About this RNA
Model confidence (mean pLDDT): 80 of 100. Predicted 3D model of an 86-nucleotide RNA (transfer RNA) from Hymenobacter sp. HDW8. Its Rfam family is "tRNA". It is annotated as a transfer RNA. Rfam's curators write: Transfer RNA (tRNA) molecules are approximately 80 nucleotides in length. The RNAcentral record of the sequence draws on ENA. Taxonomically the source falls in Hymenobacter (Bacteria, Bacteroidota, Cytophagia, Hymenobacteraceae).

């Protein structure tokens, strides 16, 4: 220096232009069961902001930055990180 791969909730990890803030799967709360654990079972689980007593609702966010499109995590620069070749 080229060449391929890769970056997504707390962690892994699918999803390559639609029904996707995102499946699963650990984890963590809760609760069933159980004398009481464990397994099992059910439920719930990113952050920020912005409204709202509250329960909850909107808006954004998929490394960072633009863009194109009715629509982007998905395209395009860059930046990391592995592999390979010289």
């Nucleotide at each position: 220096a080229g060449a391929g791969a890769g970056g997504u909730g707390g962690c892994a990890g699918a999803g390559u232009g639609g029904u996707c803030g995102a499946a699963u799967g650990c984890g963590a709360c809760g609760g069933a069961u159980u004398c009481g654990a464990a397994a099992u079972c059910c439920g719930u689980u990113a952050u920020a902001c912005c409204g709202g007593c509250a329960a909850c609702g909107g808006u954004a966010u998929c490394g960072g930055g633009g863009g194109u499109u009715c629509g982007a995590a998905u395209c395009c620069c860059c930046c990391c990180u592995c592999u390979c070749u010289g």